[in-house]
Notes: Model confidence (mean pLDDT): 78 of 100. THF (Tetrahydrofolate) riboswitch aptamer, 98 nucleotides, folded computationally. It matches the Rfam family "THF (Tetrahydrofolate) riboswitch aptamer". Rfam's curators write: Tetrahydrofolate (THF) riboswitch was first reported for Ames et al. as an RNA motif in 5' untranslated (5'-UTR)regions of folate transport and biosynthesis genes in Firmicutes genomes. Its family is annotated with tetrahydrofolate metabolic process in the Gene Ontology. It was read from a public genome assembly, where an Rfam model found it.
RNA sequence: UGCAGAGUAGACACAUGCGCGUUAAGUGCUGCCUGAACAGGGAGUUGUCAGGCGGACGAAAAGAUUUUCUUGCGGUGCAUGCGUCGCAUCCCGCUGCA
Numbered sequence: 001u002g003c004a005g006a007g008u009a010g011a012c013a014c015a016u017g018c019g020c021g022u023u024a025a026g027u028g029c030u031g032c033c034u035g036a037a038c039a040g041g042g043a044g045u046u047g048u049c050a051g052g053c054g055g056a057c058g059a060a061a062a063g064a065u066u067u068u069c070u071u072g073c074g075g076u077g078c079a080u081g082c083g084u085c086g087c088a089u090c091c092c093g094c095u096g097c098a
Stems, first nucleotide, its partner, number of pairs: 001098005010085003014081006020074003029055008040092004061071004
């Protein structure tokens, strides 16, 4: 110097546990505003995520011994386990080979 590679936050699938809703919140879609994170270091988006205020759409209940319980249902929340994917991008660094 060239080539190849590793590694994060996080996202998603599945399993288990504990909840929430089923009197419809949540999830998903979307407008505006604000903020945050993005591999060991630096920079960083039109990408990602979170919060606030809105908009459109929209649902599965059944049974029983009925203050409740059980079985379901919800693109439902959290935790743990496991698997897959994984810096937008740029510079430097790390590992291997030449």